A computed fold for a 96-nucleotide RNA from a Synergistaceae bacterium, annotated as Glycine riboswitch aptamer. Its mean pLDDT, the model's own confidence on a scale to 100, is 77.
[in-house]
RNA sequence: AUGAGCAUCGCAAGAGAUGUCUUGCCUUCUGGGCGAGAAGCCGAAGGUGUAAGGGAAAAGUCCUAAUCUCUCAGGCAAAAGGAUUGCGAUGUGACG
Numbered sequence: 001a002u003g004a005g006c007a008u009c010g011c012a013a014g015a016g017a018u019g020u021c022u023u024g025c026c027u028u029c030u031g032g033g034c035g036a037g038a039a040g041c042c043g044a045a046g047g048u049g050u051a052a053g054g055g056a057a058a059a060g061u062c063c064u065a066a067u068c069u070c071u072c073a074g075g076c077a078a079a080a081g082g083a084u085u086g087c088g089a090u091g092u093g094a095c096g
Base pairs, nucleotide, nucleotide: 005092006091007090008089009088010087011086012085013084018039020038021037022036023035024034025033026032027031040076041075042074046072047070049068053063054062
């Protein structure tokens, strides 16, 4: 000096599913807000489980992936959040 990859930040895009029911309190009172409970539903924060493979004489334990799976958590008008994608900046830094 080149700058794969990784991490963080900023901007843009970003899906799915009851604006359900019962009830308490407040209130500007045909309404609205907050809390509690009930059943239903969603998967793209996070998390669980699982293959090939690795190891080993063999086996077991163990390691190990996801947009799969479970729905624990989270979510089901809007807002917020949101895996992921693109661009930019910063840091680190493989190969050469």